[in-house]
RNA sequence: CCACGAAAAGGCAAAGCUGCCGCGAGGUAGUGACGCAAAGCCAUGGGACCCACGAGGUUCGCCAGGCUGCCGAA
Numbered sequence: 001c002c003a004c005g006a007a008a009a010g011g012c013a014a015a016g017c018u019g020c021c022g023c024g025a026g027g028u029a030g031u032g033a034c035g036c037a038a039a040g041c042c043a044u045g046g047g048a049c050c051c052a053c054g055a056g057g058u059u060c061g062c063c064a065g066g067c068u069g070c071c072g073a074a
Stems, first nucleotide, its partner, number of pairs: 004072002011036002016031006034061001040067003044064003047059004
């Protein structure tokens, strides 16, 4: 350094509920924890979803890919 994922220190936060934004999928803040070794970021490919059907939009915690990152046992 790469792989890998024991331990330790921590981290993130599903569904639900409330406020706000959006036609909507959904986003955002709070609350709350189903879970997560990238559940950090990117809409590049595929999938699913929305639509005012536009060469439009949503979803990275759907799959794959790319970039980056904490720790250091077997």

RNAcentral holds the sequence, with entries from Ribocentre. Predicted 3D model of a 74-nucleotide RNA (c-di-GMP-I riboswitch aptamer) from Cellulomonas cellasea. The model forms 94% of the base pairs in the Rfam consensus. NCBI's taxonomy places the organism under Bacteria, Bacillati, Actinomycetes, Cellulomonadaceae, Cellulomonas. Its Rfam family is "c-di-GMP-I riboswitch aptamer". Rfam describes the family as follows. GEMM was predicted in a large-scale screen for bacterial structured RNA regulatory elements.